[in-house]
Molecule: transfer RNA
Organism: Rotaria socialis
């Protein structure tokens, strides 16, 4: 220098061929218990790596960058 892959709440991951983001853990508030833990009910939290573009509509398609991983020269 080139190619491919990955980037989604604090963490780990999902999301049929574009119709608007779900699950687990963690956190917070309650129930239960003499207390903690365990168990259990509920709540909050992501403009999706960045910026543009296409589209009525983009996590998903396109372009350029950024970060990481692998390969080639």
């Nucleotide at each position: 220098g080139c190619u491919u892959c990955u980037g989604u709440g604090g963490c780990g991951u999902a999301a049929g061929u574009g119709g608007a983001a779900a699950c687990g853990c963690a956190u917070c508030c309650g129930g239960c218990u003499g207390u903690u833990a365990a168990c259990u009910g509920g709540a909050g939290g992501a403009u999706a790596g960045a910026u543009g573009g296409u589209u009525c509509g983009a996590g998903c398609c396109c372009a350029u960058c950024c970060a990481g991983a692998a390969g080639c020269u």